The RNA shown here (transfer RNA) has 73 nucleotides and comes from Phytohabitans flavus. It matches the Rfam family "tRNA". The organism belongs to Phytohabitans, within Bacteria.
RNA sequence: GCCCUCGUAGCGCAGCGGAAGCGCGUCCGUCUCCGAAGCGGAAGGCCGGAGGUUCGACUCCUCCCGGGGGCAC
Repeated sequence: GCCCUCGUAGCGCAGCGGAAGCGCGUCCGUCUCCGAAGCGGAAGGCCGGAGGUUCGACUCCUCCCGGGGGCAC
């Protein structure tokens, strides 16, 4: 330098055109003598950044940034 791949909630991941969900964690409630576990509920994300296409983009295209892998001098 070129190619591939990943970047979504505090953490691990799903979702791949109609607009965001699961598990764990956190908080509240319930239960208990008190905790833990169990059960019920809640909060939390301008989907790495900027443009473009589209009626509509996390999803498609371009560039940039960052992580991982491969190839080459």